[in-house]
Context: one part of a larger RNA
RNA sequence: UUGGGCCUAAAGCGUCCGUAGCCGGUCUGAUAAAUUUCUUGUGAAAUUGUUAUGCUAAACUUAACAACGUGCAGGAAAAACUGUUAGACUAGGAACCAGAGAGGAGUCAGAGGUAUUUUCGGGGGAGCGGUAAAAUGCUAUAAUCCCGAACAGACCACCUGUGGCGAAAGCGUCUGACUAGAAUGGAUUCGACGGUGAGGGACGAAAGCCAGGGGAGCGAUCCGGAUUAGAUACCCGAGUAGUCCUGGCCGUAAACGCUGCGAGCUAGGUGUUGCAUAUUCUCCGCGAAUGUGCAGUGUCGAAGCGAAGGUGUUAAGCUCGCCGCCUGGGAAGUAUGGUCGCAAGACUGAAACUU
Numbered sequence: 001u002u003g004g005g006c007c008u009a010a011a012g013c014g015u016c017c018g019u020a021g022c023c024g025g026u027c028u029g030a031u032a033a034a035u036u037u038c039u040u041g042u043g044a045a046a047u048u049g050u051u052a053u054g055c056u057a058a059a060c061u062u063a064a065c066a067a068c069g070u071g072c073a074g075g076a077a078a079a080a081c082u083g084u085u086a087g088a089c090u091a092g093g094a095a096c097c098a099g100a101g102a103g104g105a106g107u108c109a110g111a112g113g114u115a116u117u118u119u120c121g122g123g124g125g126a127g128c129g130g131u132a133a134a135a136u137g138c139u140a141u142a143a144u145c146c147c148g149a150a151c152a153g154a155c156c157a158c159c160u161g162u163g164g165c166g167a168a169a170g171c172g173u174c175u176g177a178c179u180a181g182a183a184u185g186g187a188u189u190c191g192a193c194g195g196u197g198a199g200g201g202a203c204g205a206a207a208g209c210c211a212g213g214g215g216a217g218c219g220a221u222c223c224g225g226a227u228u229a230g231a232u233a234c235c236c237g238a239g240u241a242g243u244c245c246u247g248g249c250c251g252u253a254a255a256c257g258c259u260g261c262g263a264g265c266u267a268g269g270u271g272u273u274g275c276a277u278a279u280u281c282u283c284c285g286c287g288a289a290u291g292u293g294c295a296g297u298g299u300c301g302a303a304g305c306g307a308a309g310g311u312g313u314u315a316a317g318c319u320c321g322c323c324g325c326c327u328g329g330g331a332a333g334u335a336u337g338g339u340c341g342c343a344a345g346a347c348u349g350a351a352a353c354u355u
Base pairs, nucleotide, nucleotide: 004326005325006324007309008308012323014203015202016201017200021196022195023194025089026088027087028086029085030084031083033082035078036077037076038075039074040073041072042071048066049065050064051063052062054060092193093190094189095188096186097185098184105179106178107177108176109175110174111173112156113155116152118150119149120148121147122146123145127138128137164171165170208249209248210247211246212245213244217243218242223237224236225235260322261321262320263319264318265317268300269299270298271297272296273295274294275293276292277291278290279289280288281287304311305310328355329354330353337348338347339346340345
């Protein structure tokens, strides 16, 4: 609850696809459902108003007329907007085409690189390691260190950039195959086919779970050594799960721009990325510079907005459409019920009481 909000006070679903619903571009004709006007009927009485009437008067009563009854039904008219229908259009949307255009976008396969550990061979011969300082630890069964070789697993320095791509999660060595999307340009095609989206579906970091592999480094738990009043920590030495791969589950994060998606309008300045284009330069290589257009990504900022911080054409400005969500703090994201999950738990989600 005919109200106000959601960057930071409570509040934008983690993200996308999409069903119902809601909303929907330009022009013309028809229709008349909705809408508007007129009219007819009906819309009990009491009540209300006016004028009379009857009680000696009044209250009260009775009668006539009016008003009220904002509705429903029938009829007539109007045609701007909404709807329906017919036809047309191209500014939204989609498709198609173009370029040795851009890209860490995805999946699969193959190849490579440094470092690290370990092992082997050679050299060497007493310490090494670690810290603020130490100790635990390793070492004459030859360590640390130097040279050479081999194996293994993980990772991909420099380039790297408020740079790129992706719906988000996220994505970075090289090559190939397959797949997808966006931008730009077009004298191409369709012709409103669109927007949002309750339910629903798909994807979804890390950790965790199940089965099978793998295990170099790192490393929860655990065990030692220190520190300390204590030290279930910070520091040091070891080191299991895990981290990696394959298949399946989980479905959550400060999943953040703490800012839902789409559309239109409203000053600019300055970087940068991609494409197109004009001019100039050129070692003629789509090479460079400058300007312009579109699309992205930053920064500063007028107006405006805002409680302020700030925001400001990538809006938190001015408007429209649709969805989600909020209503003092705690109890509590708890209890209960339900759905899902192997479990952990997730989703939905109160109240008493208290203040």